Context: one part of a larger RNA
RNA sequence: CUGGGCGUAAAGCGCGCGUAGGCGGAUAGAUAAGUUGGAUGUGAAAGCCCCGGGCUCAACCUGGGAUGGUCAUUCAAAACUGUUUAUCUAGAAUGUGGUAGAGGGUAGUGGAAUUCCUAGUUUAGCGGUGAAAUGCGUAGAUAUUAGGAGGAAUACCGGUGGCGAAGGCGGCCCCCUGGAUUGAUACUGACACUGAGGUACGAAAGCGUGGGGAGCAAACAGGAUUAGAUACCGUGGUACUCCACGCCGUAAACGAUGUCUACUAGCCGUUGGGAGGCUUGACCUUAGUGGCGAAGCUAACGCGAUAAGUAGACCGCCUGGGGAGUACGGUCGCAAGAUUAAAACUC
Numbered sequence: 001c002u003g004g005g006c007g008u009a010a011a012g013c014g015c016g017c018g019u020a021g022g023c024g025g026a027u028a029g030a031u032a033a034g035u036u037g038g039a040u041g042u043g044a045a046a047g048c049c050c051c052g053g054g055c056u057c058a059a060c061c062u063g064g065g066a067u068g069g070u071c072a073u074u075c076a077a078a079a080c081u082g083u084u085u086a087u088c089u090a091g092a093a094u095g096u097g098g099u100a101g102a103g104g105g106u107a108g109u110g111g112a113a114u115u116c117c118u119a120g121u122u123u124a125g126c127g128g129u130g131a132a133a134u135g136c137g138u139a140g141a142u143a144u145u146a147g148g149a150g151g152a153a154u155a156c157c158g159g160u161g162g163c164g165a166a167g168g169c170g171g172c173c174c175c176c177u178g179g180a181u182u183g184a185u186a187c188u189g190a191c192a193c194u195g196a197g198g199u200a201c202g203a204a205a206g207c208g209u210g211g212g213g214a215g216c217a218a219a220c221a222g223g224a225u226u227a228g229a230u231a232c233c234g235u236g237g238u239a240c241u242c243c244a245c246g247c248c249g250u251a252a253a254c255g256a257u258g259u260c261u262a263c264u265a266g267c268c269g270u271u272g273g274g275a276g277g278c279u280u281g282a283c284c285u286u287a288g289u290g291g292c293g294a295a296g297c298u299a300a301c302g303c304g305a306u307a308a309g310u311a312g313a314c315c316g317c318c319u320g321g322g323g324a325g326u327a328c329g330g331u332c333g334c335a336a337g338a339u340u341a342a343a344a345c346u347c
Base pairs, nucleotide, nucleotide: 003319004318005317006316007301008300012315014201016199017198021194022193025088026087027086028085029084030083031082033081034080035077036076037075038074039073040072041071042069049065050064051063052062053061054060091191092188094186095185096183097182098181099180103177104176105175108172109171110154115149116148117147118146119145120144121143125136126135162169163168206247207246208245209244210243211242215241220236221235223233258314259313260312261311262310263309266292267291268290269289270288271287272286273285274284296303297302320347321346322345329340330339331338332337
């Protein structure tokens, strides 16, 4: 390189947008670059292969032929690919009317609860555990009533419910805004798909600057447990967790399953539309989302129209275990580190 693969054995980039490239709907015409055929030229000789000849055979020598090309020129063919012209509407996009939704952003606001503060009532305990102790409390705690402050999270509804490309998103409400789906119809006319580089986003933790700080809680301290206990349990408690701006760019970032398209039995749910119909709860259809399951696939488990089935287009990735996702170098980063990524050696 080829081949074979990528749910769980090694292997799908965390996820979009998109450049180059690859690849691409229907009809008719033109062209002849690819493609196909013929002719001419050329592809030295020797060698290889075939048919002969000569050394007694053979090796060897020798005659003839055949073969050998991304070749050049020329003539022709026109199905397919390409190019080009004209047209089309089934792909794609747009306009128009609905629908559902924790999709995103800014501002405002509600109630419950925890904590703290102030005041009242009350008195000796409270708290915590397997049992205790540290801790809090006669300077009046805990409990309870009233008022206040502040931060964070939004019970019930809530659902193999919904939305989003993924990460993710949950009180209520104004404003701004993205997408999806659906009805009828108009319009553009292949504008499509994928996508090396590139670029936007990207949980938690972490970092920088400035705020905020109720609860929780790495580190840390005290108490227990224990042979020990740098833990599990308990009492405290700082960073963090929250906000603004800027970095970081990683996760079992998982469906461990790349994106797009077409096709291939049924059955039972569920969410949002639509149509006819009117017997108002069934049927049909469509876009999601679940459970079984035929064929088929699979090493098996299982998957099974949301495929891991049958095919096509494009990208990414794998090639025995360890060494190692490490070293060195490059790039990025304030740092932490990230990314790219070996070898010796060893089994």
Description
The prediction has a mean pLDDT of 87. Predicted 3D model of a 347-nucleotide part of an RNA (small-subunit ribosomal RNA, central domain) from an uncultured prokaryote.